[in-house]
Molecule: c-di-GMP-I-GGC riboswitch aptamer
Organism: Paenibacillus mucilaginosus 3016
RNA sequence: UCCGACAAAGGCAAACUCCUCUAAAGGGGAGGACGCAAAGCCACGGGCCUACCGAACAUCCUGUUCCACGGCUGCCGGGCUGCCGUUA
Numbered sequence: 001u002c003c004g005a006c007a008a009a010g011g012c013a014a015a016c017u018c019c020u021c022u023a024a025a026g027g028g029g030a031g032g033a034c035g036c037a038a039a040g041c042c043a044c045g046g047g048c049c050u051a052c053c054g055a056a057c058a059u060c061c062u063g064u065u066c067c068a069c070g071g072c073u074g075c076c077g078g079g080c081u082g083c084c085g086u087u088a
Stems, first nucleotide, its partner, number of pairs: 001088001003085002011036002016031006034074001040080003044077003047072003054066005
């Protein structure tokens, strides 16, 4: 440096439940473990989710479609940092 054990020490925590914030996606807290060697950090590129506001169209109430400046890093890539050490 690559790599990653049926190793050691420690770490994180999906679904689900409760509380809470948000228009929503989603976030925070508690419980809980499916998993994770970067499941540590950065929305930088792609991707995905949402649509209060805004726009277009139709319209009686209202509905449909589009839109990120809102989100997701536990979707992929990129950047930064990092514990341990069987093998090479």